[in-house]
RNA sequence: UCGUACUAACCGGGGAAGCAGCGGCGCCCUGUAUCCGCAAUCCGCUACAGCGGAGGCCAAUUCCCCAAUUGAGGUGCUUUUUCUUGCAUAGCAGGAGUCUGCAAGCGGUGUUGACGGUCGGGUCUUGCGCAACAGCCGCCCGUGAACCUUGUCAGGCGGGGAACCGAGCAGCAAUAAGCGGUAACGGUUGUGUGCCGCGAGGGCGCCCGACCCGAGCAGGCUACAGGCUGACCGUGUGUGAGAGAGUAUCGAUUUUGGGGUGUACGA
Numbered sequence: 001u002c003g004u005a006c007u008a009a010c011c012g013g014g015g016a017a018g019c020a021g022c023g024g025c026g027c028c029c030u031g032u033a034u035c036c037g038c039a040a041u042c043c044g045c046u047a048c049a050g051c052g053g054a055g056g057c058c059a060a061u062u063c064c065c066c067a068a069u070u071g072a073g074g075u076g077c078u079u080u081u082u083c084u085u086g087c088a089u090a091g092c093a094g095g096a097g098u099c100u101g102c103a104a105g106c107g108g109u110g111u112u113g114a115c116g117g118u119c120g121g122g123u124c125u126u127g128c129g130c131a132a133c134a135g136c137c138g139c140c141c142g143u144g145a146a147c148c149u150u151g152u153c154a155g156g157c158g159g160g161g162a163a164c165c166g167a168g169c170a171g172c173a174a175u176a177a178g179c180g181g182u183a184a185c186g187g188u189u190g191u192g193u194g195c196c197g198c199g200a201g202g203g204c205g206c207c208c209g210a211c212c213c214g215a216g217c218a219g220g221c222u223a224c225a226g227g228c229u230g231a232c233c234g235u236g237u238g239u240g241a242g243a244g245a246g247u248a249u250c251g252a253u254u255u256u257g258g259g260g261u262g263u264a265c266g267a
Stems, first nucleotide, its partner, number of pairs: 001267006010056002012030004020046005034054005063260006073250007082243009092234001094233002096229006104222003108217002116212008124201006130194002132191007140181004149174004157166003
C1' cells in the first nucleotide's frame, strides 16, 4: 500500500418553558433525517447526564475536533428621537356648538314707496245691554185626599103628625200641598260663551288702514372680530399594550481551511 471480516462513531440539530441540572415526550424553528415501546397528575438519567429492543452503514470527500463564514428562528433589555392603540385626566393652537358685533361677498326686500314721523282702529282691562247655553220658579198638561178639602150626595141616620128640614159615609166630579212632564212664553240666578252693540280706561309691544317724507331696510349664508359652552375629533400630560428600530445572547443551516480516529488475518 492492497484485500477480507469486525469495532468506536454516525443514521438529525436547535429555541423558549419546565428542572438542582441534563436529555426526552408536548409547543416553536430548521428542512428530509431507519423502525418499535415509555412519558407533563410526566418519563429516563447524573456531568461520558433519555432508557430498553430491532436494523443499516463504516474507518473516511461520508465519523470526530478546531477556526472562520453565512445565518432561519427564539429570548432578555432599551426606546421622552419613530408609529399604532386602550384607559385616566386637563380644557388648549384648531375643528365643533352657541351668542354678540360688523356689513366686505352672495341671497332677500324696497320708487307697485324702504326707514322714519303723525293720526285712526284693532289686540288688553272694566261696566251695561243683547244673544247663546245651563239650573230653578211661574205658565201649561197629567196625576194627586179612608176621616181632619169643596160640590153633588144613592142607601142609611136625626127632627117633624105631615109637607118637609138637617147633618152626612161610600160613589162620582173638582181641587190643595206634593209628584211627574213641558215645544214655545214670562221671571230669576249663573258662565273658561260671543267675527254682537254702547260707554269708560289703558297702551305704544304687535297688527291693519290713511297721510307726510323720499332710499334705503334687514341680518338668512359666507368672511372677519370678540365672548361663552363642551369634551365628539385634534392637542397636552400620566399610565399600559402592540409594531418597528437598536443592543445583548442562544443558534438550526450554508461554505471554506486545518487537524484527528482503530482491531484481527492474509498478500